[in-house]
Context: one part of a larger RNA
RNA sequence: UUGGUCGUAAAGCAUCUGUAGGUGGCUUUUUAAAUCUGCAGUCAAAUCCUAGUGCUCAACCUUGGAUAGUUGGUGGAAACUACCAAGCUGGAGUACGGUAGGGGUGGAGGGAAUUUCCGGUGGAGUAGUGAAAUGCAUAGAGAUCGGAAAGAACAGGAACGACAAAAGCACUCUGCUGGGUCGACAUUGACACUAAGAGAUGAAAGUUAGGGGAGUGAAUGGGAUUUGAUACCCCAGUAGUCCUAGCCAUAAAUGAUGGAUACUAGGCGCUGUGCGUAUCGACCCGUGCAGUGUUUUAGCUAACACUUUAAGUAUCCCACCCGGGGAGUACAUUCCCAAGAAUGAAACUC
Numbered sequence: 001u002u003g004g005u006c007g008u009a010a011a012g013c014a015u016c017u018g019u020a021g022g023u024g025g026c027u028u029u030u031u032a033a034a035u036c037u038g039c040a041g042u043c044a045a046a047u048c049c050u051a052g053u054g055c056u057c058a059a060c061c062u063u064g065g066a067u068a069g070u071u072g073g074u075g076g077a078a079a080c081u082a083c084c085a086a087g088c089u090g091g092a093g094u095a096c097g098g099u100a101g102g103g104g105u106g107g108a109g110g111g112a113a114u115u116u117c118c119g120g121u122g123g124a125g126u127a128g129u130g131a132a133a134u135g136c137a138u139a140g141a142g143a144u145c146g147g148a149a150a151g152a153a154c155a156g157g158a159a160c161g162a163c164a165a166a167a168g169c170a171c172u173c174u175g176c177u178g179g180g181u182c183g184a185c186a187u188u189g190a191c192a193c194u195a196a197g198a199g200a201u202g203a204a205a206g207u208u209a210g211g212g213g214a215g216u217g218a219a220u221g222g223g224a225u226u227u228g229a230u231a232c233c234c235c236a237g238u239a240g241u242c243c244u245a246g247c248c249a250u251a252a253a254u255g256a257u258g259g260a261u262a263c264u265a266g267g268c269g270c271u272g273u274g275c276g277u278a279u280c281g282a283c284c285c286g287u288g289c290a291g292u293g294u295u296u297u298a299g300c301u302a303a304c305a306c307u308u309u310a311a312g313u314a315u316c317c318c319a320c321c322c323g324g325g326g327a328g329u330a331c332a333u334u335c336c337c338a339a340g341a342a343u344g345a346a347a348c349u350c
Stems, first nucleotide, its partner, number of pairs: 003322002007304002012318001014201004021194003025088004031082001033081001035077005049065004054060001091191001092188003096183004103177007110154001114150008125136002163168001206247006215241002220236004258317006266295011299306001323350003332343004
C1' cells in the first nucleotide's frame, strides 16, 4: 500500500467527555488549489508490444517502428471537492410551558427481625444432622413475658416496569443538583458527527489511617464423612463485610453486538406525554412523538439466529483481528504503599 473481517469461529476499548486529525445540510456568487482537457519539449539502453531477419524450428539473438505512464511548463473548462462573499432552516443548540423517574449527593426520622445484657415465670434438656458428634445447659440453658443497648439490611407493594454513560440505583421525609421527554411557538443560523493522544468515572475483592463490629464469614480450631478429606455437612471463629478520608483500575465490566445519520412490510403489548372522539367521571377506541418488550415477512447468516432497538440496505469516523501452543509469559518502560496493572515479543514446537 492492498484485502477480508469483528453476536457465538481470532477480533468492539468497561463507560463517558473531549483536543489534533478525518468527514460534513440547502441556495447563489468569486477564485481555480485539487479535478478534467489542449499544446510543445522531455522521459538513456535493455525490457514490454509490433513488422521482419539469423541459428534446420523454437527458446534465443538481432534490425526497424510505435504506444502508455511520471515530474515540471504553458493555455482552457467550472459540474463536483476546496476557497471567498452573502443568504436559508430541515441538522444541532438556546429560551418558554408542562411532565415521569429506586438518577446523584447531604441531612433527619421509622418499624419488623437478629444478637447481647438486666429482671420475672419455669425446671431438663437444647442445638444440629442423611445419621451423629463437637457445642450450650442445674453456676438454671432452651421456651415465654417485660425492659435496655447495638449494628447492619430495608418485607409486602414489585411488574416482561422506571431511571442512569457505564459501574449501578428501592423504608419514609427533606435541602441542593444532573439528564431525559412532550408541547406549542420564538430565537441563533451548520454552531454538526466521530475521535488517536489526553482527562474523568469505574462492581466485588484487596490496601493505608481512624472509627465501628449485630448478623454473616476467607484464614484457623474442633466434630463428622472418607482408604485419605488440607473439601462438600455441623459447632465455633479472625480479617473482611459497615462509616470517614485516600489508593487500586480489574470482571463472563455481556446485548459476548463501538458511535452517528438516512431508508426498508406488518401483528400484539408495556412506560411517559400530547391530540381527537366519548363520558357525570375513571376507563374504552383511534392517532402523533419518545422509550422499552415480544412475534414475524423481505433481506441477511456457515448455521443458530437477527429482523424499524438489524446481525437488512447505504455513508462517515474510531478501536481491534490475521493458525494452535509457547504467552498475556520473558525482557524493558510507565503507573502503584503493596498486591499487581498497562504496553508486550522471540526461540522452539504441532
Molecule: small-subunit ribosomal RNA, central domain
Organism: Datura wrightii